[in-house]
């Protein structure tokens, strides 16, 4: 230099054929206990790496850029 893949709550990951984003763990409050742990209930927390484009509508499709991983030269 070229190619492919990945980028989504604090972490690990889902998200069909475009229709206003979910799970587990963690966190907060409460219940339970003599007190922890375990268990149960409720809740907060992300505009989806960035900038544009297509579309009535984009996490999803297209282009460029950034970062990471792998491969090739």
């Nucleotide at each position: 230099g070229c190619u492919a893949c990945u980028a989504u709550g604090g972490c690990u990951c889902a998200g069909g054929u475009g229709g206003u984003a979910g799970a587990g763990c963690a966190c907060a409050u409460c219940c339970u206990u003599g007190g922890u742990a375990a268990g149960g209930a409720u809740g907060a927390g992300g505009u989806c790496g960035g900038c544009g484009g297509u579309u009535c509508g984009a996490g999803u499709c297209c282009g460029c850029c950034u970062a990471g991983u792998a491969g090739c030269u």